Molecule: FMN riboswitch aptamer (RFN element)
RNA sequence: AUGGAUCUUCGGGGUAAGGUGAAAUUCCUGACCGGCGGUGAUGGCCAUCUUGCAUGAUGGCUUUAGCCCGCGACUCGCUAUUCCGCUUUGGAAUCGCGACUGACUUGGUGAAAAUCCAAGGCCGACGGUAAAGUCCGGAUGGGAGAAGAUCAUU
Numbered sequence: 001a002u003g004g005a006u007c008u009u010c011g012g013g014g015u016a017a018g019g020u021g022a023a024a025u026u027c028c029u030g031a032c033c034g035g036c037g038g039u040g041a042u043g044g045c046c047a048u049c050u051u052g053c054a055u056g057a058u059g060g061c062u063u064u065a066g067c068c069c070g071c072g073a074c075u076c077g078c079u080a081u082u083c084c085g086c087u088u089u090g091g092a093a094u095c096g097c098g099a100c101u102g103a104c105u106u107g108g109u110g111a112a113a114a115u116c117c118a119a120g121g122c123c124g125a126c127g128g129u130a131a132a133g134u135c136c137g138g139a140u141g142g143g144a145g146a147a148g149a150u151c152a153u154u
Stems, first nucleotide, its partner, number of pairs: 001153001004151007017029003031134002033124002035071004043062007066122002075099004080094005104120005126137003
């Protein structure tokens, strides 16, 4: 340094204030939040060159997106295995595969903007409950992945 194996740890935030009502963090006004990887014209730092200095150029490291690309969670289907029940039909759990999987415009700058700046918008599984992105629950679960340790190889 590369790819591999095993293990450990980590791995999601948020309804202020008010209205109606018997009852709403669910409706109404308004408030608040943004998982993981990538990309990327942002910011910072360093080196070299140029120069009297500033500026500028090149390179390196780090860093910038809820709505650009991909992934995860939820839900559904199929296969396999195990278990439960059984005359039969069935039910549950786990692994794998597949399906499904939300939302952005305008203006500015510029050679170039889906990411910068400004403005205005929009989106958010299922069950419960006065109709929920934010409450309670499945979930002390799962998880994209991140960091580290050990071993092996070059």